[in-house]
RNA sequence: CGUACGAAACGGCAAAGCCAUUGAAAAGUGGUGACGCAAAACUACAGGGGCUAAUGUCUAACGACAAUGCUAGCCAGUUACCGAA
Numbered sequence: 001c002g003u004a005c006g007a008a009a010c011g012g013c014a015a016a017g018c019c020a021u022u023g024a025a026a027a028g029u030g031g032u033g034a035c036g037c038a039a040a041a042c043u044a045c046a047g048g049g050g051c052u053a054a055u056g057u058c059u060a061a062c063g064a065c066a067a068u069g070c071u072a073g074c075c076a077g078u079u080a081c082c083g084a085a
Base pairs, nucleotide, nucleotide: 005083006082012037013036017032018031019030020029021028022027035073041078042077043076047075048074049071050070051069055066056065057064058063
């Protein structure tokens, strides 16, 4: 110095809920709030999984299928602070 690993330290992020707001919805954004996280940083046309169905097709109807929408705090890819065993 690098990889692996995760004691300590400096710190960091922010679940659910609630309020406001965007959206057809899933969900997102801001505030509040902390369940937790050693990558809970970035990436959604590297890849896989999951959610929703405005719209389209089918159905007598109920509904079914489909993402160009969403999810990375599902797996994953990429990058990274510190330095005991």